RNA sequence: GGCCCUAUCGUCUAAUGGUUAGGACGCCAGGUUCUCAUCCUGGUAAUCAGGGUUCGAUUCCCUGUAGGGUCA
Numbered sequence: 001g002g003c004c005c006u007a008u009c010g011u012c013u014a015a016u017g018g019u020u021a022g023g024a025c026g027c028c029a030g031g032u033u034c035u036c037a038u039c040c041u042g043g044u045a046a047u048c049a050g051g052g053u054u055c056g057a058u059u060c061c062c063u064g065u066a067g068g069g070u071c072a
Stems, first nucleotide, its partner, number of pairs: 001071007010025004018055001026044006048064005
C1' cells in the first nucleotide's frame, strides 16, 4: 500500500427500517442482618464522527477515525 471484518451504558452483550435502545456484571439508595457477605426492591448510564437515502436509520449507502485479520 491492496482487500476484508469490527465500533452500542464503566465492562461484556442483544436489537428483521417503526423498541420507552433490552439483559448480565458493576455502581448508588433502600429493605433484610448485631456487623460484613449473601439475598430482595428500586435507580444509574450508551448507539465512533460527518454526510446521504427514507415518512422514519443502532440497522441501508458514502467518506473519515480507531482497532483487528489477511496478502505483499